[in-house]
RNA sequence: UACCGAAAGGGCAAACCUGCCGUAAGGCAGGGACGCAAAGCCAUGGGUCCAAUUUGUUGGAUCGCCAGGUUACCGAAG
Numbered sequence: 001u002a003c004c005g006a007a008a009g010g011g012c013a014a015a016c017c018u019g020c021c022g023u024a025a026g027g028c029a030g031g032g033a034c035g036c037a038a039a040g041c042c043a044u045g046g047g048u049c050c051a052a053u054u055u056g057u058u059g060g061a062u063c064g065c066c067a068g069g070u071u072a073c074c075g076a077a078g
Base pairs, nucleotide, nucleotide: 003078004075005074011036012035016031017030018029019028020027021026034064040070041069042068044067045066046065047062048061049060050059051058052057
């Protein structure tokens, strides 16, 4: 340094509840923890979902579905 993931400190926060935004998928804030070593960031490819549709598509959502790109804390064993 790379793989890797023991420990410690710290971090994020599923379902669900409340409020607000959105036609919807869903998002934001607060509460709450199922989990997470990139569950940080980017819709680039695929997947899934929503709306409209002239059924060709178009617009949107999701990175806590997978891949890819990019940045990053700690340092046991191997």
This is a predicted structure of a 78-nucleotide RNA (c-di-GMP-I-GGC riboswitch aptamer) from a Syntrophomonadaceae bacterium.
NCBI's taxonomy places the organism under Bacteria, Bacillati, Bacillota, Eubacteriales, Syntrophomonadaceae.
Model confidence (mean pLDDT): 87 of 100.
It was read from a public genome assembly, where an Rfam model found it.
Its Rfam family is "c-di-GMP-I-GGC riboswitch aptamer". A reference for the family is Weinberg et al. (2017), "Bioinformatic analysis of riboswitch structures uncovers variant classes with altered ligand specificity", Proc Natl Acad Sci U S A.
Of the family's consensus pairs, 86% are formed in the model.